[in-house]
Context: one part of a larger RNA
RNA sequence: UUGGGCGUAAAGGGUUCGUAGGUGGGAUAGCAAGUCAAGUGUGAAAUCCCCAGGCUUAACCUGGGACGUGCAUUUGAAACUGUUAUUCUUGAGUAUUGGAGAGGGUAGUGGAAUUGUUGGUGUAGGAGUGACAUCCGUAGAGAUCAGCAGGAACAUCAGAGGCGAAGGCGACUACCUGGCCGAUUACUGACACUGAGGAACGAAAGCGUGGGGAGCAAACAGGAUUAGAUACCCUGGUAGUCCACGCCGUAAACGAUGAUAACUAGGUGUUGGGGGAGUUGACCCCUUCAGUACCGAAGCACACGCGAUAAGUUAUCCGCCUGGGGAGUACGGCCGCAAGGCUAAAACUC
Numbered sequence: 001u002u003g004g005g006c007g008u009a010a011a012g013g014g015u016u017c018g019u020a021g022g023u024g025g026g027a028u029a030g031c032a033a034g035u036c037a038a039g040u041g042u043g044a045a046a047u048c049c050c051c052a053g054g055c056u057u058a059a060c061c062u063g064g065g066a067c068g069u070g071c072a073u074u075u076g077a078a079a080c081u082g083u084u085a086u087u088c089u090u091g092a093g094u095a096u097u098g099g100a101g102a103g104g105g106u107a108g109u110g111g112a113a114u115u116g117u118u119g120g121u122g123u124a125g126g127a128g129u130g131a132c133a134u135c136c137g138u139a140g141a142g143a144u145c146a147g148c149a150g151g152a153a154c155a156u157c158a159g160a161g162g163c164g165a166a167g168g169c170g171a172c173u174a175c176c177u178g179g180c181c182g183a184u185u186a187c188u189g190a191c192a193c194u195g196a197g198g199a200a201c202g203a204a205a206g207c208g209u210g211g212g213g214a215g216c217a218a219a220c221a222g223g224a225u226u227a228g229a230u231a232c233c234c235u236g237g238u239a240g241u242c243c244a245c246g247c248c249g250u251a252a253a254c255g256a257u258g259a260u261a262a263c264u265a266g267g268u269g270u271u272g273g274g275g276g277a278g279u280u281g282a283c284c285c286c287u288u289c290a291g292u293a294c295c296g297a298a299g300c301a302c303a304c305g306c307g308a309u310a311a312g313u314u315a316u317c318c319g320c321c322u323g324g325g326g327a328g329u330a331c332g333g334c335c336g337c338a339a340g341g342c343u344a345a346a347a348c349u350c
Base pairs, nucleotide, nucleotide: 004321005320006319007304008303012318014201015200016199017198021194022193023192025088026087027086028085029084030083031082033081034080035077036076037075038074039073040072041071042070049065050064051063052062053061054060091191092188093187094186095185096183097182098181099180103177104176105175106174107173108172109171110154115149116148117147118146119145120144121143125136126135162169163168206247207246208245209244210243211242215241216240220236221235222234223233258317259316260315261314262313263312266295267294268293269292270291271290272289273288274287275286276285278283299306300305323350324349325348332343333342334341335340
């Protein structure tokens, strides 16, 4: 390479946008690059295959034929691919009109709670644990009432509920803004799918500069436990957690399941729309579109299980795998302030 695979055995890129490339809906007409047919030329000899002949046979040799997948050229065919022209509306998009939503950003506002602090009441404990102790308290703690300050997070609503490409998003109000869904007609007329490189986004931790710091809390200190206890438990506590700007670019970034399109029994719940019937009641039934869950036919699967949201049956494009360790390491290159990231072996060994 051929082939076989990628939910859990090795293997889906963290996600999206998009360049080249690959692939691509219906109809008509033309062209003839691919495709197909025929002819001509060439495709050295020897070898291989067939026939005939020569050495007493054979090997061997001689002659003839065939073959020679190919290339070039000429003529022809026009179904398919391609291409050119015209055209269509189902794919895709636009307009109109409704709808739901923790989608994103900025500014402002709110209440509960924790902590601190000021004042009042009040007196001997409080806190903590399996039990202790460190710790706080007669210089008046804890408790309780009133006021003030500050930071962070938003109980109930809350749902297997919603939104987002993923990461993720949950108090309220205003402004700015992205996407999605339904319905109805109208319009454009294949404008599509995927996507190597590339670009953007990307939890937490970490880094730089400047703020902020209530609670929590790596490191650290002390108290316990223990044979020891560099831990689990307790009392404290600094980075950090928060904000602004700039980096980092990784996660069990998971549905461990790439994207798009089509087809293939049903049943039950739920979210957001549309249509209809009964009645009007916030109700219920039928139907349809878009999501989100559970159970299951066929089928698939070693099994577990999946099952119209497929891991079923197909098509297109991309990524990735090829025994374990060495190793996601070394070296080199690129990126980064650093931490490190990306790319990525071999010797050796079982």
Predicted 3D model of a 350-nucleotide part of an RNA (small-subunit ribosomal RNA, central domain) from a metagenome. It matches the Rfam family "Bacterial small subunit ribosomal RNA". The RNAcentral record of the full RNA draws on SILVA.